[in-house]
Molecule: transfer RNA
Organism: Bacteroidales bacterium
RNA sequence: GGCCCCAUAGUUCAAGGGAUAGAACGAUAGUUUCCUAAACUGUAAAUACAGGUUCGAGUCCUGUUGGGGCUA
Repeated sequence: GGCCCCAUAGUUCAAGGGAUAGAACGAUAGUUUCCUAAACUGUAAAUACAGGUUCGAGUCCUGUUGGGGCUA
């Protein structure tokens, strides 16, 4: 240089074009307890960036950025 794959809560992962983008763990508040832990209930928290297609995009297309792999 060429080709391929990946990018979603703090972390690990779902969402096969359409419902308020969900789950687990973690964080935080409350209940309970003499206290802590556990348990239960609640809360906050995310689509890498810029365009395009579409009535509708996390999902499809193009480019960029970052990470990984194959190849000379």